């Protein structure tokens, strides 16, 4: 680098430096954030617990509850929606998209 499988409505932040108009993770309409300085990078400490390791029960070889190594993650559900089915709607289920993570290649 592409495919594959899982997961995505929970849960977790502060300070400091830099830089200077847009951000919210295709693309559209919204609704939030943003000169009181976002997003982005980088650092300190802190914290969460998806996956990979790891430990303990129980077991249908998968569930459960810890820990916190490797990643990752700590604004608003992936912030909402659109596109399909089902429904009078409200809303439910699914899919596309897009992040995380993991065997093999």
């Nucleotide at each position: 680098g592409g495919a594959g499988c899982a997961u995505c409505a929970a849960g977790a932040g502060u300070g400091g430096u830099g830089g200077a108009a847009g951000g919210g993770u295709a693309c559209u309409g919204g609704c939030c954030c943003g000169a009181u300085g976002a997003u982005c990078a980088c650092c300190a400490c802190g914290g969460c617990a998806a996956c990979c390791u790891g430990a303990u029960c129980a077991u249908u070889u998968u569930g459960a509850u810890g820990a916190a190594g490797g990643u990752g993650c700590c604004a608003c559900a992936g912030c909402c929606a659109g596109c399909c089915c089902g429904g009078a709607g409200a809303c439910g289920g699914g899919a596309a998209c897009g992040a995380u993570g993991c065997g093999g290649c």